[in-house]
Context: one part of a larger RNA
């Protein structure tokens, strides 16, 4: 900017990519065939590999914002309790998210037309030929099936819903311009999005994001006290006490106020 009003929502599918792999075992059958050794086609099932897409319920990884222990050293005046530094000081766990060594899922099966090859009528050439006219089969391979994207496909497409026929000017032109509608933006307040735009959730008629609170999770028995013990330390109060990213409630904080753009349709 276009798609001959302006909108918002749904679509169609010219077109384009993607995937298209493969093994082993059981049957069928120790059949067919074969003297014997040996050993099938067709058909049915069952598990793997590699690839590729999704996903975190599980098994793990990570998780310098969670917990717990610990070592040196500085300091809170001391002791208890902690803080800062020492790779996050090291070391054991681990929420959300990401993830893969997990998990689940594809390739199928159908349908056209054909390739090489196999056929049927069947003549030039009384025969005899799949071919010369004509019909048939035939593949992991074309085209369709099957996943995505897709009307700038200017060949601008399809459908439903919403707004309406203002003022002014005016060379009367599908003319300029203004303020409006439906709708949309700015602006904020985010996150199942993301470099930035974008996308998605919202904006008090409001749970969108922080607090709070309830939980849940993870860790693993917290300070005080108090009993035991010379103590080191144990045991009780007590499945304590703390607890990101997760759920739930819940207007306490912020999303206030406002401002812009947007049709008049041969």
């Nucleotide at each position: 900017c276009g798609u001959u009003g302006g909108a918002a929502g749904u679509u169609u599918g010219a077109g384009a990519g993607g995937a298209g792999c493969u093994g082993u075992c059981c049957u069928u059958a120790g059949u067919a065939c074969g003297a014997g050794a040996g050993g099938a086609c067709c058909g049915g099932g069952a598990u793997g590999g590699a690839c590729a897409c999704a996903c975190c319920g599980c098994u793990g990884g990570u998780g310098u914002a969670c917990c717990a222990g610990u070592u040196g050293u500085u300091c809170c005046g001391c002791c208890a309790g902690g803080a800062g530094c020492a790779u996050c000081g090291c070391u054991g766990g681990g929420u959300a998210g990401c993830u893969a060594c997990g998990u689940g899922u594809g390739g199928a099966a159908a349908g056209g037309a054909u390739a090489a090859g196999u056929g049927c009528u069947g003549a030039a050439a009384g025969c005899a030929u799949c071919u010369a006219a004509g019909c048939a089969u035939g593949a992991a391979g074309c085209c369709c099936c099957c996943c995505u994207c897709a009307a700038g496909a200017u060949g601008a497409g399809a459908c439903u819903u919403c707004c309406c026929a203002u003022c002014a000017c005016u060379u009367c032109g599908a003319g300029u311009g203004a303020g409006u509608a439906a709708g949309a933006u700015c602006c904020c307040u985010c996150a199942g999005a993301g470099a930035c735009g974008a996308u998605g959730a919202g904006g008090u008629u409001g749970a969108u994001a922080g607090g709070u609170u309830c939980g849940g999770u993870g860790u693993g028995g917290a300070a005080g006290c108090g009993u035991g013990g010379c103590a080191a330390c144990a045991c009780g109060u007590g499945g304590a006490g703390c607890u990101u990213a997760c759920g739930g409630a819940u207007a306490c904080u912020a999303a206030u106020c406002g401002a812009u753009c947007g049709a008049g349709g041969a």

Large-subunit ribosomal RNA, domain VI from Oceanobacillus arenosus, 266 nucleotides, folded computationally. Lineage of the source: Bacteria > Bacilli > Caryophanales > Bacillaceae > Oceanobacillus. The coordinates come from a structure-prediction model, not an experiment, and the mean pLDDT is 90.